[in-house]
RNA sequence: CUUUACAAAAGCCAAACUCGUCGUGAGGCGAGGACGGAAAGCCACAGAUCUUCACCAUUGAAGAUGGCUGGGUUGCAUUG
Numbered sequence: 001c002u003u004u005a006c007a008a009a010a011g012c013c014a015a016a017c018u019c020g021u022c023g024u025g026a027g028g029c030g031a032g033g034a035c036g037g038a039a040a041g042c043c044a045c046a047g048a049u050c051u052u053c054a055c056c057a058u059u060g061a062a063g064a065u066g067g068c069u070g071g072g073u074u075g076c077a078u079u080g
Base pairs, nucleotide, nucleotide: 006080007079012037013036017032018031019030020029021028022027035067041073042072043071045070046069047068048065049064050063051062052061053060054059
């Protein structure tokens, strides 16, 4: 110096819920608040779930969710 495992330190994010606000809605944003997270940073490409519209049915279109999974991409620590 590099790699791996475990632990630590400095920190980081923020579920449910409440208030306000935007949206037909799923849900988003801000404040409070911490269930949890080692990428719970970012990306809607694939799948999954949810919402809206259409539809006799089969289904189709538009949208939401990255804290559902996969994948892509970027970052922190190098003390013991």